[in-house]
Molecule: c-di-GMP-I riboswitch aptamer
Organism: Sutcliffiella cohnii
RNA sequence: CUACGAUAAUGGCAAAUCCAUUGAAAAGUGGAGACGCAAAGCUACGGGCCUAAGGAGAUACCUCUAAGGUCGCCGGGUUACCGAA
Numbered sequence: 001c002u003a004c005g006a007u008a009a010u011g012g013c014a015a016a017u018c019c020a021u022u023g024a025a026a027a028g029u030g031g032a033g034a035c036g037c038a039a040a041g042c043u044a045c046g047g048g049c050c051u052a053a054g055g056a057g058a059u060a061c062c063u064c065u066a067a068g069g070u071c072g073c074c075g076g077g078u079u080a081c082c083g084a085a
Base pairs, nucleotide, nucleotide: 004083005082012037013036017032018031019030020029021028022027035072041078042077043076045075046074047073048070049069050068054065055064056063057062
């Protein structure tokens, strides 16, 4: 330095839920709260998934569509604490 991840150490993040708020919604943000996480730091580049305002179709319910969202769905890229085997 790279890989790796312990009954080590310092710490870090924060699910569900509740309150407030933004949004058409999915969902986001802030506070409370901890299910968990060795990248559960960042990034929408690839795939998946969610929503459908607007648009298109149907007219009878409704169907399709992302430039919206999800990095705590997976992969890629990128940055990083510690140091047993």